Predicted 3D model of a 303-nucleotide RNA (Bacterial RNase P class A) from Nitrosomonas sp. Model confidence (mean pLDDT): 75 of 100. It matches the Rfam family "Bacterial RNase P class A". Rfam classes the family as a ribozyme.
RNA sequence: GAAGCUAGCCAGACAGUCGCCGCCUAUUUUUUAGUAAUAAAGAAUAGGGGGAGGAAAGUCCGGGCUCCAUAGAGCAGGAUGACGGCUAAUGACCGUCCACCGUGAGGUGAGGAAUAGGGCCACAGAGACGAGCGUAUUUAGUUACGGUGAAACGCGGUAACCUCCAUCCGGAGCAAAACCAAAUAGGCAGGCUAUGAAGCUGCUCGCUGAGCCUGCGGGUAGGUUGCUUGAGCGUAUGGGUAACUAUACACCUAGAGGAAUGACUGUCCACGACAGAACCCGGCUUAUCGGCUAGCUUCCCCU
Repeated sequence: GAAGCUAGCCAGACAGUCGCCGCCUAUUUUUUAGUAAUAAAGAAUAGGGGGAGGAAAGUCCGGGCUCCAUAGAGCAGGAUGACGGCUAAUGACCGUCCACCGUGAGGUGAGGAAUAGGGCCACAGAGACGAGCGUAUUUAGUUACGGUGAAACGCGGUAACCUCCAUCCGGAGCAAAACCAAAUAGGCAGGCUAUGAAGCUGCUCGCUGAGCCUGCGGGUAGGUUGCUUGAGCGUAUGGGUAACUAUACACCUAGAGGAAUGACUGUCCACGACAGAACCCGGCUUAUCGGCUAGCUUCCCCU
């Protein structure tokens, strides 16, 4: 210098203007409750601070959380499969062994059982799973050989084919679920009512003629919670080969509910990809313009 392997990081930058969604503070104001002081809720204005990702995606695996179910056992179905570890848990991750690929750094592996049984075995080959066939030979399907092919005249191969063995797995998912709770209709209880409910109608008369009042409870609209402080993240030190873990210090980093996170202008550069949260985490998979860092490998050149 070239080509690679592994691990990790960034995801246009800066400034200005106008907006959008939560939170906090102040002021003004409205409503409700109250004798009042005041309290609660809402609105407006001003100020402050926050506002998508490495995959937020697919929903494939594992947990938390919620509700339902649940004596125990079995069937069905699904998943996994060397050994050890890690973890809340896992089929993820880490280490080692083994097999295969690569010159190498490294990568890949559902890595138990083929005498329990069934199925399948491309191409080539006359014939591919069960014995037949060809040639030679023999008293005798008796014996020997058979170009091909991974496997050939045999109890070979294949289980990411069925299957068997071992182990594990209850179901639904935040539209889960909990709480508050109008109007209308219906339900239950009590009271009044043909000795007249209720309406016309404020009262009396009159007319019509069977309901009316109160309470309770369920459900709907609507509202509140769940909701983001969490198995959280960062740094340092200790333990461990590692995954991971212990301790100390520091930080707060969206939380809507028809659903915000945007638009414009200017400058600069390497000219900007895939893509948008909806209960939350740990993984896996898939998509992705480019750039950077560290360690390592192979080859070439120079000293």